[in-house]
Molecule: transfer RNA
Organism: Nanobdellota archaeon
């Protein structure tokens, strides 16, 4: 320098145009003499900009940053 692929919660990970979901974690309560496990609630996320559409996590260019090839 070129192509190709990927980025959601504090961590792991689904969803692919129309309500963002699960585990886990942290809080609150119940349980328990006391932790611990266990049950309930509950707070937390689509990299960023822009475009297409009646609506974009999702399609399309573009940054950024991983990865991986080929020079």
């Nucleotide at each position: 320098g070129c192509g190709c692929u990927g980025u959601u919660a504090g961590u792991u990970u689904a969803a692919u145009g129309g309500g963002a979901g699960a585990a886990u974690u942290g809080g609150u309560g119940g349980u328990u003499u006391c932790c611990a496990a266990c049950c309930a609630c509950u707070a937390g996320a689509c990299a960023c900009g822009g475009g297409u559409u009646c609506g974009a996590u999702u399609c399309c260019c573009g940054u950024a940053c991983g990865g991986c090839g080929c020079a």